Overview
This is a predicted structure of a 339-nucleotide part of an RNA (small-subunit ribosomal RNA, central domain) from an uncultured bacterium.

Context: one part of a larger RNA
């Protein structure tokens, strides 16, 4: 609990698709379901309420009424419904250009580690705050040619771009999804939100197979320490990498639900456009908002529509049930008890 909120005190669903439902532009006509107005019917008394009278007041009792509720009827016709027409600014197509790390597949390439081979060379070499395990006279570390194998893509790069988020960064190709600007042909309100649903959703984990160059949980060993299951070294396994199926989760953040209209100004920057401008993205600021930071046409301001979410702390995101999931746990989600 008909009320106040949701950057940061408790709260905005990780994102989007999109059903039902809720709202929903111009005009003109019909209708009369919403709504208005009258008149009439229903409602046991009593009590509530209004007015008013009786117990000296009250409390009680007495007397009169209304109002709402529902039905019937006649009527109004501004709104908001319903039906038919209508219009173009909402929306969206078609047309001409454009910018991009938007997806996906295949292909390519150069710096870099390692790792093998040959070749020069001799005693270290790593590593650290000192060290020391650890490589090394079976020739290492250093160089030099050369091969392999994997995995990320320096410099450009930039409060720069793209994408609903998650994310997307070397080059060429093929296929593809979406944005913006110009100009107004078309189509006529086709719109907004969106419970349920259905999709995608980093990392880590999972299952079959592959692949393993670095790097690394786990683990071992060397150190530090009173101790050192750590921080520091040296070693290394899953994993990190593909393919195909899962999980469904994060400080999934702008810690800011969508969408529309309105409300001072200067400025960086990035795409279109001859311009006037239009469209993303930054920064300082008016009004005006906040509890204060702040936030300020990307609003946290001023309004309207839609949809989630909150209600004192711990107990607890636990227990139960239910439901996906192989499993790991996910979603749903208390109480008793203390304060």
């Nucleotide at each position: 609990u008909u009320g106040g909120g949701u950057g940061u005190a408790a709260a905005g669903u990780g994102u989007g698709u999109g059903u039902a439902g809720g709202c929903g532009g111009u005009a003109a006509a019909u209708u009369a379901a919403g709504u208005c107005u009258a008149a009439g019917g229903u409602u046991u008394a009593a009590g509530c309420c209004c007015g008013g009278a009786g117990c000296u007041c009250a409390a009680c009792u007495c007397c009169g009424g209304u109002u709402c509720g529902c039905c019937u009827u006649a009527g109004a016709a501004a709104c908001u419904g319903a039906u038919u027409u209508u219009c173009u600014u909402g929306a969206g197509u078609a047309u001409g250009g454009u910018a991009g790390a938007g997806g996906c597949a295949a292909g390519u390439g150069g710096a870099a580690u390692u790792u093998c081979u040959a070749g020069u060379g001799u005693a270290g070499c790593g590593g650290u705050a000192a060290a020391a395990u650890g490589c090394g006279u079976a020739g290492a570390u250093a160089u030099u040619a050369g091969a392999a194998g994997g995995a990320a893509c320096a410099c450009c790069a930039g409060u720069g771009g793209c994408g609903a988020a998650g994310g997307c960064g070397a080059c060429u190709u093929g296929c593809u999804g979406g944005g913006c600007c110009a100009a107004a042909a078309c189509u006529g309100a086709c719109g907004c939100u969106g419970a349920g649903a259905c999709a995608c959703g980093a990392a880590a984990g999972c299952g079959u197979g592959g692949g393993g160059a670095g790097c690394a949980a786990a683990u071992a060993g060397g150190a530090u320490u009173a101790g050192a299951u750590a921080c520091c070294c040296u070693a290394g396994u899953a994993g990190u990498c593909c393919a195909c199926g899962c999980c469904g989760u994060a400080a999934a953040c702008g810690a800011u639900g969508a969408g529309u209209a309105c409300u001072a100004a200067g400025u960086g920057u990035c795409g279109g456009g001859c311009a006037a401008c239009c469209g993303g993205u930054g920064c300082u600021g008016a009004a005006g908002u906040u509890a204060a930071c702040a936030c300020a046409u990307u609003a946290a301001g001023u309004a309207c529509u839609c949809c989630a979410c909150c209600u004192g702390a711990g107990u607890a995101g636990u227990a139960c049930g239910g439901u996906c999931g192989c499993a790991a746990g996910g979603c749903u989600g208390a109480a008793a008890c203390u304060c």